[in-house]
RNA sequence: GGGCGCGUAGUUCAACGGAUAGAAUGUCGGGUUUCGGCCCCGAGGAUCUAGGUUCGAUUCCUAGCGCGCUCG
Numbered sequence: 001g002g003g004c005g006c007g008u009a010g011u012u013c014a015a016c017g018g019a020u021a022g023a024a025u026g027u028c029g030g031g032u033u034u035c036g037g038c039c040c041c042g043a044g045g046a047u048c049u050a051g052g053u054u055c056g057a058u059u060c061c062u063a064g065c066g067c068g069c070u071c072g
Stems, first nucleotide, its partner, number of pairs: 001071007010025004018055001027043005048064005
């Protein structure tokens, strides 16, 4: 340099083109406990960037960026 795949909460993953973008775990607060853990209740937290298609894009297209695999 060419080809392929991937990019969503701190982390691991979901999401027919139409949902309040969801779950687990972690974090924070409360309850429980002598304290802590377990357990229960609650809160906060995300779509890589820029365009395009569409009434509507996390989803489809293009380019870029990053990561992985592969060929030379």